[in-house]
RNA sequence: AGGUUAUCAUGAAAGGUGGAGGAAAUAGAUCCAAUGAAACCUUAGCAACCCUUUAUUUUAAAGAAGGUGCUAUAUUCUACUAGUACUUAAAUUGUAUUUAGACAGAUAACGG
Repeated sequence: AGGUUAUCAUGAAAGGUGGAGGAAAUAGAUCCAAUGAAACCUUAGCAACCCUUUAUUUUAAAGAAGGUGCUAUAUUCUACUAGUACUUAAAUUGUAUUUAGACAGAUAACGG
């Protein structure tokens, strides 16, 4: 590196350097960006995975010093499987702030 488990529609900003891109990959769409992108630094904040405390202890509550993480848009949306509703004479058609799961991704802890 690959792996396992859990979570992912809540929440949270400014300054400096920088100077054109960014939103994971592929494809499509949409959005952000010279009223300053990515990246780096500083401070602040959010959250509660590790952590601390308590308890009716294989779970729950509280805390926020430390280790991480995060601070536009649901993991920005869609893609695969099976549905639901509407539409169509019907359909494996079309539509959708639609349901569940999968794939992939992100984060944490463990493990290696």
Molecule: SAM riboswitch aptamer (S box leader)
Organism: Lutibacter sp. Hel_I_33_5